[in-house]
RNA sequence: GGGCCCGUAGUAUACUGGUAGAACGGCUCCAUGGCAUGGAGCAGAAAGGGGUUCGAUUCCCCUCGGGUCCA
Numbered sequence: 001g002g003g004c005c006c007g008u009a010g011u012a013u014a015c016u017g018g019u020a021g022a023a024c025g026g027c028u029c030c031a032u033g034g035c036a037u038g039g040a041g042c043a044g045a046a047a048g049g050g051g052u053u054c055g056a057u058u059c060c061c062c063u064c065g066g067g068u069c070c071a
Stems, first nucleotide, its partner, number of pairs: 001070007010024002013021001018054001026042006047063005
């Protein structure tokens, strides 16, 4: 330098044109004298930009980052 794959809560992930879901973690409340634990609830995410579309996390392009292969 080039090819391919990937980028979604703090972490690891599901969904792949029409509302972004669950787990662990965080916060609040309840149960306990307290802790652990259990239960209920809440907040929190589509790498950035552009295009196509009535509508984009999803399709296309560029950039950035990671992985892998070739040189």